[in-house]
RNA sequence: GAAGGAGUUCAGGUAAUCGCUGGUGCCCUGCGUAAGCGGGCAUGAGAGGAAAGUCCGGGCUCCACAGGGCACGGGUGGUCGUCAACAGCGACCGGGGGUGACCCCAGGGAAAGUGCCACAGAAAACAAACCGCUGUCCUAUAGGGACAGUAAGGGUGAAACGGUGAGGUAAGAGCUCACCAGUUCCCCGGGUGACCGGGGAAGCUAGGCAAACCCCACCCGGAGCAAGACCAAUAGAGGGGCGCACAGGGUUGCCCGUCCUGCCCCUGGGUAGGUCGCUUGAGGGAGCAGGCAACUGCUCUCCUAGAUGAAUGAUUACCGCCUGAAGGAGGGAAACCUGCUUCGGGAGACAGAACCCGGCUUAUGAGCUGCUUCAACC
Numbered sequence: 001g002a003a004g005g006a007g008u009u010c011a012g013g014u015a016a017u018c019g020c021u022g023g024u025g026c027c028c029u030g031c032g033u034a035a036g037c038g039g040g041c042a043u044g045a046g047a048g049g050a051a052a053g054u055c056c057g058g059g060c061u062c063c064a065c066a067g068g069g070c071a072c073g074g075g076u077g078g079u080c081g082u083c084a085a086c087a088g089c090g091a092c093c094g095g096g097g098g099u100g101a102c103c104c105c106a107g108g109g110a111a112a113g114u115g116c117c118a119c120a121g122a123a124a125a126c127a128a129a130c131c132g133c134u135g136u137c138c139u140a141u142a143g144g145g146a147c148a149g150u151a152a153g154g155g156u157g158a159a160a161c162g163g164u165g166a167g168g169u170a171a172g173a174g175c176u177c178a179c180c181a182g183u184u185c186c187c188c189g190g191g192u193g194a195c196c197g198g199g200g201a202a203g204c205u206a207g208g209c210a211a212a213c214c215c216c217a218c219c220c221g222g223a224g225c226a227a228g229a230c231c232a233a234u235a236g237a238g239g240g241g242c243g244c245a246c247a248g249g250g251u252u253g254c255c256c257g258u259c260c261u262g263c264c265c266c267u268g269g270g271u272a273g274g275u276c277g278c279u280u281g282a283g284g285g286a287g288c289a290g291g292c293a294a295c296u297g298c299u300c301u302c303c304u305a306g307a308u309g310a311a312u313g314a315u316u317a318c319c320g321c322c323u324g325a326a327g328g329a330g331g332g333a334a335a336c337c338u339g340c341u342u343c344g345g346g347a348g349a350c351a352g353a354a355c356c357c358g359g360c361u362u363a364u365g366a367g368c369u370g371c372u373u374c375a376a377c378c
Stems, first nucleotide, its partner, number of pairs: 001374004006369005012319007020046002023043006030037002048350001052361002055359005060224004073220005078092005093107001094105004108215002113213002115209003130154002132150007139142001162180006181205001183202008228276004237267006247261005283302008321346007329338003
């Protein structure tokens, strides 16, 4: 210098002016029947690392629920830890990729059962005979045919039923044997454990897929702040009282009688509306201690938005960042590097809280620190 791979930090700063949304204090008797709300002034505060996706796990709220089991359904899946909990995180184990730093794995079971394995190929799994090889028979002589044996060789495929050698055979084959690889079981040693190392035996060998059904182990009530709690107009419901003067209507056409429509009070439900829930929390920072780490404990310290048609903005100035030109300075043999002054230009990404918290994933700008490989020079 090039290429790569881990980790980490920041998300421009200050001031002024004009606005917006909450908190606190004072004032206004402004609005409303009420519950409650509003206005002015002063003062202080006001988005994120992801506020996002809403994919997991909890807190909180309401509903359901004696206790236990089974079934159905859903989820998780190496081990040991960690955490309030998790499909998170840490360390380790096993497998895979990379020269390497390092990265990836839904990582229980395919010798419980069922199912599937495109195309090609004879055959895709209680195996299978296309070519080849071997035997017998037929035709009767040629690149012939029929039957049977054969998985060593060829060919197909992502994948073809262990590998090498010897024996054996008509030809062959774990058919037999030796060694090697692998599987299952047993024993010994190490480890908390996943597992690792060593020895022995067996059948000789068992393909892949379980984010296919399924089996095994463990876990799991439902809905979500539009949860929910409280206050409460208007209208309507029930009850009581007043009045029955006038009018209207119902009670079969008419008359009498009676009931309703009126006003006041009470009761319960509850709409509009309003308030609470609402932000101090498994919280942030620093130090010390324990632990490889995730994380935990102790001490000190900080307070940091709560809107509901939904605020958190705009302008200006200076500084900061990047960059062009000119000038002069320091270092160096040089190439060049570092910082300064003046003038000019430019950029600022992804994105906007909505009950709160722990994660994951995705989007995105800039910087910094180790590490790896290659090349060149000293």
A computed fold for a 378-nucleotide RNA from a Desulfomonilia bacterium, annotated as Bacterial RNase P class A. A source record names the gene rnpB. Its Rfam family is "Bacterial RNase P class A". The family's RNA type in Rfam is ribozyme. Gene Ontology terms of the family: ribonuclease P activity, dimeric ribonuclease P complex and tRNA processing. Taxonomically the source falls in Desulfomonilia (Bacteria, Pseudomonadati, Thermodesulfobacteriota). The sequence is in RNAcentral, with records from ENA. The coordinates come from a structure-prediction model, not an experiment, and the mean pLDDT is 76.